[in-house]
Context: one part of a larger RNA
RNA sequence: GGACGAGCGCUGGCGGCGUGCCUAAUACAUGCAAGUCGAGCGGGAACCUCGGGAGGGGUAACCCUUCCGAGGGGAGAGCGGCGAACGGGUGAGUAACACGUGGGCAACCUGCCCCGGACACCGGGAUAACUCAGGGAAACCUGGGCUAAUACCGGAUACCUCGGCGUGAUCGCAUGGUCGUGCCGGGAAAGCUCCGACGGUCCGGGAUGGGCCCGCGGCCUAUCAGCUUGUUGGUGGGGUAACGGCCUACCAAGGCGGCGACGGGUAGCUGGUCUGAGAGGACGGCCAGCCACACUGGGACUGAGACACGGCCCAGACUCCUACGGGAGGCAGCAGUAGGGAAUCUUGCGCUAAUGCGCGAAAGCGUGACGCAGCGACGCCGCGUGCGGGAUGAAGGCCCUCGGGUCGUAAACCGCUUUCGGCAGGGACGAAGCGAAAGUGACGGUACCUGCAGAAGAAGUCCCGGCUAACUACGUGCCAGCAGCCGCGGCAACACGUAGGGGACGAGCGUUGUCC
Numbered sequence: 001g002g003a004c005g006a007g008c009g010c011u012g013g014c015g016g017c018g019u020g021c022c023u024a025a026u027a028c029a030u031g032c033a034a035g036u037c038g039a040g041c042g043g044g045a046a047c048c049u050c051g052g053g054a055g056g057g058g059u060a061a062c063c064c065u066u067c068c069g070a071g072g073g074g075a076g077a078g079c080g081g082c083g084a085a086c087g088g089g090u091g092a093g094u095a096a097c098a099c100g101u102g103g104g105c106a107a108c109c110u111g112c113c114c115c116g117g118a119c120a121c122c123g124g125g126a127u128a129a130c131u132c133a134g135g136g137a138a139a140c141c142u143g144g145g146c147u148a149a150u151a152c153c154g155g156a157u158a159c160c161u162c163g164g165c166g167u168g169a170u171c172g173c174a175u176g177g178u179c180g181u182g183c184c185g186g187g188a189a190a191g192c193u194c195c196g197a198c199g200g201u202c203c204g205g206g207a208u209g210g211g212c213c214c215g216c217g218g219c220c221u222a223u224c225a226g227c228u229u230g231u232u233g234g235u236g237g238g239g240u241a242a243c244g245g246c247c248u249a250c251c252a253a254g255g256c257g258g259c260g261a262c263g264g265g266u267a268g269c270u271g272g273u274c275u276g277a278g279a280g281g282a283c284g285g286c287c288a289g290c291c292a293c294a295c296u297g298g299g300a301c302u303g304a305g306a307c308a309c310g311g312c313c314c315a316g317a318c319u320c321c322u323a324c325g326g327g328a329g330g331c332a333g334c335a336g337u338a339g340g341g342a343a344u345c346u347u348g349c350g351c352u353a354a355u356g357c358g359c360g361a362a363a364g365c366g367u368g369a370c371g372c373a374g375c376g377a378c379g380c381c382g383c384g385u386g387c388g389g390g391a392u393g394a395a396g397g398c399c400c401u402c403g404g405g406u407c408g409u410a411a412a413c414c415g416c417u418u419u420c421g422g423c424a425g426g427g428a429c430g431a432a433g434c435g436a437a438a439g440u441g442a443c444g445g446u447a448c449c450u451g452c453a454g455a456a457g458a459a460g461u462c463c464c465g466g467c468u469a470a471c472u473a474c475g476u477g478c479c480a481g482c483a484g485c486c487g488c489g490g491c492a493a494c495a496c497g498u499a500g501g502g503g504a505c506g507a508g509c510g511u512u513g514u515c516c
Base pairs, nucleotide, nucleotide: 001516002515003514004513006512007511008510009509010508013383014382015381016380017379018378019376020375021340026338027337028336030335031334032333035082036081037080040079041078047072048071049070050069051068052067053066054065055064056063057062089293090292091291099217100216101215102214103213104212105211108210109209113206114205115204116203117202118201119200121155122154123153124152130145131144132143133142134141135140160187161186162185163184164183165182166181167180168179169178170177171176191198219265220264221263226256227255228254231253232252233251234250235249236248237247238246268290269289270288271287272283273282274281275280295316296315297314298313299312318329319328320327321326346373348372349371350370355369356367357366358365359364386416387415388414389413396407397406398405399404420457422452423451424450425449426448430443433440434439460505461504462503463502464501465486466485467484471500472499473498474497475496481488482487
């Protein structure tokens, strides 16, 4: 000098774009953050219409109440499907194939999507909801009975595929791969419909996403020198989508290490960021990719996918409810609270505004993702606080050799302008979207445009001994104090304090911390 997710002091007009718990991965009140599909299924409340019966009112037309039947209507809940493994958060752990990069899988999986081929035949038994009965303070649970399906099960068929045995061709990279063929055994399906569609099953291919393996690369410590028994290899078996000591039994005695094993400390990694002429050094906040975690520890279930933040089970700590028998909970989602701290924000608006995602044929519904707004000079950038004229150089301050000098064209005064802010009128783009059409914008009456008034509302901070740009007076008297280094202060202090003057930067200026 530059940089910062900054802090502190003084000061503070406006806007745009960014950015904001670095500490306690501490504990959390409250609300919201993952649903959706009636074009899979049964059932069906409120309400509306019509018909009938009864009662009441009225002279009547008719009105009111109630019950029954039919039709419409579809709430809440349930079965079923898809999603909930994405999106969002955090950085605790991890020195590891976690990450980066380059390869390998003849050792693998892949829902939804795309392409191609073949098919969807015949049956069956249940169960929620509902109802009845019971238990419980609650959470909720038990039993009897009825019912549906794109829920579940059996059988058939099999281009095909899987397993076993045999055989032929061909290729390779060691195990082996690919293609053909014969026999045996196993394996499918679902409907709905507004007739346009949307779906179902099997096989092959693709795309996308993932799993596994390997080479190389990136911290400190030798005041850690030896480490290791599933350890290293083999065989049989198990397990997985898949290779593997992944697991198990047996056998062998190996494997790693000064090119640093093992141990200890520290740390999420990267694209990048800062600095530097570069080489390098330091860092990894926002954004993006990967990883890990979700009160702590362990475990599996479901599923194409999880060992699953807002799922389940067990144990533990903690908090809450309880009728003491037993239950409920997990903000490192968005906001917000307490605490810690030098320090870090609103319990905002919107999703028939945009982008994206889930579900749905669609309309649409959901979405604290996201889009916006709010708060904070926290940062960067832009703008303003006026412009021109104006001396006999007013008054006043300060200094003075008392002549004067200086603040100083500075002010007053005259002329002019009106950005920003204020008031008023108009008023968007974002929607080439969505919707049959009508219509449809959270931001927002915002940006922007026009008009009006009036210099009107808008300047500070640090420094002035040398380094380093800027000097005098008074006060103080090694005191009070200053200080980044050198050093100032003990009676003339340009170094302390105040004032005048000056210098630098400017809505900031200083200072502290950290890195280069």
Notes: This is a predicted structure of a 516-nucleotide part of an RNA (small-subunit ribosomal RNA, 5' domain) from an uncultured bacterium. Model confidence (mean pLDDT): 85 of 100. The full RNA is in RNAcentral, with records from ENA. Its Rfam family is "Bacterial small subunit ribosomal RNA".